[in-house]
Molecule: transfer RNA
Organism: Nitrosopumilus sp.
RNA sequence: GGAGGAGUAAUCAAGCCUGGCCAACGAUGUAGGACUUAAGAUCCUAUCUUUCAGGAGUUCGUGGGUUCGAAUCCCACCUCCUCCA
Numbered sequence: 001g002g003a004g005g006a007g008u009a010a011u012c013a014a015g016c017c018u019g020g021c022c023a024a025c026g027a028u029g030u031a032g033g034a035c036u037u038a039a040g041a042u043c044c045u046a047u048c049u050u051u052c053a054g055g056a057g058u059u060c061g062u063g064g065g066u067u068c069g070a071a072u073c074c075c076a077c078c079u080c081c082u083c084c085a
Base pairs, nucleotide, nucleotide: 001084002083003082004081005080006079007078010028011027012026020068029047030046031045032044033043034042048057049056050055061077062076063075064074065073
């Protein structure tokens, strides 16, 4: 240099094709609680921000675009991986 693939929350990971009940299946971790003499295992709840709560706001590598509406479609760029040279 050429071809292809990937980037999602604390970590892993699904969703992307076919836009809308998506704060984003699920798992791990963490915090609280139940159980236990105790611990572990198991179960329940929470785990972006805010609110007593109902709810509200923001988010999917970065920046734009399309749309009533974008993690999802389009463009450019950044980073990483594989193969070829």